Large-subunit ribosomal RNA, domain VI from a metagenome, 266 nucleotides, folded computationally. Rfam family: Bacterial large subunit ribosomal RNA. Its family is annotated with ribosome and structural constituent of ribosome in the Gene Ontology. The prediction has a mean pLDDT of 84.
[in-house]
Context: one part of a larger RNA
RNA sequence: CGAUAAGAAACGUGAGGGGUUCAUUCCUUAGUACGAGAGGACCGGGAAUGACGCACUUCUGGUGUGGCAGUUGUUUCGUCAGAAGCAUCGCUGCGUAGCCAUGUGCGGAAGAGAUAAGCGCUGAAAGCAUCUAAGUGCCAAGCUCAUCCCAAGAUUACGUUUCUCGGACGCAAGUCCAAAAGAUCCCACGUAGACUACGUGGUUGAUAGGUCAGGCAUGUAAGCGCCGCGAGGCGUUCAUUGGACUGAUACUAAUAGAUCGUGUGG
Numbered sequence: 001c002g003a004u005a006a007g008a009a010a011c012g013u014g015a016g017g018g019g020u021u022c023a024u025u026c027c028u029u030a031g032u033a034c035g036a037g038a039g040g041a042c043c044g045g046g047a048a049u050g051a052c053g054c055a056c057u058u059c060u061g062g063u064g065u066g067g068c069a070g071u072u073g074u075u076u077c078g079u080c081a082g083a084a085g086c087a088u089c090g091c092u093g094c095g096u097a098g099c100c101a102u103g104u105g106c107g108g109a110a111g112a113g114a115u116a117a118g119c120g121c122u123g124a125a126a127g128c129a130u131c132u133a134a135g136u137g138c139c140a141a142g143c144u145c146a147u148c149c150c151a152a153g154a155u156u157a158c159g160u161u162u163c164u165c166g167g168a169c170g171c172a173a174g175u176c177c178a179a180a181a182g183a184u185c186c187c188a189c190g191u192a193g194a195c196u197a198c199g200u201g202g203u204u205g206a207u208a209g210g211u212c213a214g215g216c217a218u219g220u221a222a223g224c225g226c227c228g229c230g231a232g233g234c235g236u237u238c239a240u241u242g243g244a245c246u247g248a249u250a251c252u253a254a255u256a257g258a259u260c261g262u263g264u265g266g
Base pairs, nucleotide, nucleotide: 001153006164007163008162009161010160011159012158016150017149018148019147022050023049024048025047026046027045028044034039052107053106054105055104056103060101061100062099063098067094068093069092070091071090072087073086074085075084076083077082111145112144113143118138119137120136121135166177167176168175169174182260183259184258185257186202187201188200189199190198207253208252209251210249211248212247213246214245216242217241223236224235225234226233227232
């Protein structure tokens, strides 16, 4: 942008398209059928595994460059103490959220229809025979369904429910004014994301930040006191500090406002 009949919100249908379709081992049936023996099943039931795929992060781990701690050199804060900067995040040890796999869960189950090769039944042409000529049955990891995903630009432009709207002038065409439901701009953001889009919220508010409480991480801060000649140790102290987590709380910021949005016919 698109409809022979307005606009809007939500929920659907599924034409069509795409994905999947795997393999192995063990137990049992059964050392049975079969076979002189050696060996050794079909059919059926059960339990696992591998590869692959999808999703997820409770557990196990990885990362975790604005978390915590230890520590080297050096500079600065006048000195001590305590800090900060730089040195691959200076190096090292841990590590929340998120992301992830080597971790966890699930999947390829069952079934139907029509068939291929093949196997048949009945059966003539051709008194026989013949699965085929008429008729009719079985049968594949393949085909169509089924199963999972996308999907009305499916221009054949679908369906259901709900919501919504006027005056003035004019003979009429029309002109002017106002502007519904709803949407957008704008703003706070993230379950979304290259941008866009999508989703949440915008004071009738917990959307983000802050604060408070908790969780989790780190691992016992600084200062002071005591002990030691000292490096240090102990106590106060399960301390201190803190990114992403959970909840509460309008303290701060989502203010104010603007734009779009009316129709053949009746």